[in-house]
C1' cells in the first nucleotide's frame, strides 16, 4: 500500500418512546432512552416511499391533481473512513 472473508475489547452512531423547540403536513433539531448498526459517516444523483403548503381543477370551506418538502436506519450510485484479520 492492497483486499475484505470473519470479530468489535477500548472506544462511535442511536429505533420505538417522554420532553422542549421548528414546521401546514411528513419530518428535523436539542435532551433522555436503546431496538438495533461496520459505513445506521458524507451526499437527494436514479428508483421507491411519506407528506400536500403555494399552486391548478370542481360540484367551494371541502375533495382531487400537484414537491420547489421530507426520508441515505429502503435500495442503488458518488465519496471519505477506525481497530482486528490476511
Nucleotide at each position: 500500500a492492497u483486499a475484505a472473508u470473519u470479530u468489535g475489547u477500548u472506544g462511535g452512531c442511536a429505533a420505538a418512546c417522554c420532553c422542549c423547540a421548528g414546521g401546514a403536513a411528513a419530518c428535523u433539531g436539542a435532551g433522555g432512552g436503546a431496538c438495533g448498526c461496520a459505513a445506521a459517516g458524507c451526499u437527494a444523483u436514479g428508483g421507491g416511499c411519506c407528506u400536500a403548503a403555494a399552486g391548478c381543477a370542481c360540484u367551494u370551506u371541502g375533495u382531487g391533481c400537484a414537491a420547489g418538502g421530507g426520508u441515505u436506519g429502503c435500495c442503488a450510485g458518488g465519496u471519505u473512513g477506525c481497530a482486528c484479520u490476511a
The RNA shown here (c-di-GMP-I riboswitch aptamer) has 86 nucleotides and comes from Alicyclobacillus sp. SO9. It matches the Rfam family "c-di-GMP-I riboswitch aptamer". About the family: GEMM was predicted in a large-scale screen for bacterial structured RNA regulatory elements. The organism belongs to Alicyclobacillus, within Bacteria. RNAcentral holds the sequence, with entries from Rfam.